A computed fold for a 145-nucleotide part of an RNA from an Ignavibacteriales bacterium, annotated as small-subunit ribosomal RNA, 3' minor domain.
Context: one part of a larger RNA
RNA sequence: CACCGCCCGUCAAGCCAUGGAAGCCGGGGGUACCCAAAGCCAGUGACCUAACCGCAAGGAAGGAGCUGUCUAAGGUAAAACCGGUGACUGGGGCUAAGUCGUAACAAGGUAGCCGUACAGGAAGGUGCGGCUGGAUCACCUCCUU
Numbered sequence: 001c002a003c004c005g006c007c008c009g010u011c012a013a014g015c016c017a018u019g020g021a022a023g024c025c026g027g028g029g030g031u032a033c034c035c036a037a038a039g040c041c042a043g044u045g046a047c048c049u050a051a052c053c054g055c056a057a058g059g060a061a062g063g064a065g066c067u068g069u070c071u072a073a074g075g076u077a078a079a080a081c082c083g084g085u086g087a088c089u090g091g092g093g094c095u096a097a098g099u100c101g102u103a104a105c106a107a108g109g110u111a112g113c114c115g116u117a118c119a120g121g122a123a124g125g126u127g128c129g130g131c132u133g134g135a136u137c138a139c140c141u142c143c144u145u
Stems, first nucleotide, its partner, number of pairs: 003108001005105001008101002011098001013095004018090003023085005031077004039070001041068004047063003052059002111132008
């Protein structure tokens, strides 16, 4: 490359990441309960014992054993959290030459935009309220020359 311009949205195609989702798989930790090794401690100790006391019987002291508290590991349960996956589903981003229209940009051919409501293939439309960041024409005020 300058209106044979620019440009908007739906739809179609490809790729990317992502939200929702019945469920499925996994992770670490916590909670409650069950069970409980070894060990410490406490209790008990009819059985056992060289050192102490005793002439002796026995006593003292200690021990095996038994019981209990604590407790590693293990088990059960419900829930929370984190990660992965998931039929289907929602939009988003990107991609020379796809489809439908033409909403915006010049008064863009109904000025545009903002808020809101309604209905609509899509851009968008209509109603109500607001703004000028609207063109045109006329007038008023102010500023500069």
The sequence was found in a public genome assembly.